[in-house]
Context: one part of a larger RNA
């Protein structure tokens, strides 16, 4: 050292694609440096262990045995594993026919609201609050009617509804485009799973260049509140929020639950598809895929989980190993910067 773990105690990588590697379905033949068995050789002595003997005992010395778990050669075995060959179809993929969807990108269009501008009506207030004030208004506001402009977001439908790997995605139409599900199948024939590195995607905020700017609004200013009020409330208001291109690469990136596959009682709702039945606006039964609730066994420290497992198993990856110091310092890599990533120690409890 051969350990135990990762929903909430420390611990699942934010998500995907995929390299090396690890692991790998059914049946057959051959082979075998894996594996197993026999034989031979070697494995020095001393030491250790067992058992005798010698110093009065012991330490010490000494005889014998065991052991030296290994390696080499050789003979054999062929279940498992490897390799090679030739097959199979249950995994995986393909084909054909259908289906649903805020999946992505681009272009165009629409109405409500808001603000601003012009014009009409109209007159003294409006706004705001717990109450006020700052603020706006007789240079005509607020309210109301007509017209115009702009930007941003899409009420109702809307739903533990849908889609996507995750981040995320919601008015309408068109074009381009990804994935998924169901049914059938006479095709391919293990082509699979995972995935260290790597590559790509990745909310918000932030950064660069250029545009845009209605509303909102860090900072900031003022008014209040208060003992104070660098806040909460109010009036304003700039970055920003929006678009294009390029960066950043983080998050309570959460289901705080890695991915894939198999197995394991039920009940009930809902979304998409299919099959069958009936007394066919529909209902019932079955079935596949998704998404919820409740619960059996089992699991769990408990809470809870419970065919969407945190149950029973297999494969592979990531991660944890007392608290603070610290996600800090140093160094490396990345970044325009902000910073990110990798990631200690002294000391201390």
């Nucleotide at each position: 050292c051969u350990g135990g773990g990762c929903g909430u105690a420390a611990a699942g990588g934010g998500c995907g694609c995929g390299u090396a590697g690890g692991c790998g379905g059914c049946a057959c033949u051959g082979u075998u440096a894996g594996u197993c068995a026999g034989g031979c050789g070697u494995g020095a002595a001393a030491g250790u262990c067992c058992u005798g003997g010698g110093c009065u005992c012991a330490a010490c010395c000494u005889g014998g045995g065991a052991a030296c778990u290994g390696c080499g050669c050789u003979u054999g075995a062929u279940a498992c594993g490897g390799c090679a060959g030739a097959g199979c179809u249950a995994g995986a993929g393909g084909a054909u026919g259908g289906a649903a969807g805020a999946g992505g990108c681009u272009c165009g269009c629409g109405g409500a609201a808001u603000u601003c501008c012009c014009a009409g009506u109209g007159u003294a207030g409006a706004g705001g609050u717990g109450a006020a004030a700052u603020u706006c208004g007789c240079a005509g506001a607020u309210a109301u009617u007509g017209g115009g402009a702009a930007g941003a977001a899409c009420a109702c439908c809307g739903g533990u509804g849908g889609c996507g790997a995750a981040g995320g995605c919601g008015g309408c139409g068109a074009g381009c485009u990804g994935g998924u599900c169901c049914a059938u199948u006479a095709c391919u024939g293990a082509c699979g799973c995972u995935g260290a590195g790597g590559c790509g995607c990745g909310a918000c905020a932030g950064c660069g260049u250029g545009g845009g700017g209605a509303g909102c609004a860090a900072a900031c200013a003022g008014g209040a509140u208060u003992a104070g009020a660098u806040a909460c409330c109010c009036u304003g208001g700039u970055a920003g929020u929006c678009c294009a291109c390029g960066c950043c690469g983080u998050a309570a990136a959460c289901g705080a639950u890695g991915u894939g596959c198999g197995c394991u009682g039920g009940a009930u709702g809902u979304u998409g598809g299919g099959u069958g039945g009936c007394c066919u606006a529909g209902c019932c039964a079955c079935u596949c895929a998704g998404u919820g609730u409740c619960g059996u066994a089992g699991c769990u420290a408990a809470c809870g989980c419970g065919g969407u497992a945190a149950g029973c198993g297999c494969a592979c990856c990531g991660c944890c190993u007392g608290g603070g110091g610290a996600g800090u310092a140093c160094g490396g890599c990345c970044g325009c910067a902000a910073g990110g990533u990798u990631g200690a120690a002294a000391c201390u409890c």

Predicted 3D model of a 349-nucleotide part of an RNA (small-subunit ribosomal RNA, central domain) from an uncultured bacterium.
Rfam family: Bacterial small subunit ribosomal RNA.
RNAcentral holds the full RNA, with entries from ENA, Greengenes and SILVA.
Model confidence (mean pLDDT): 91 of 100.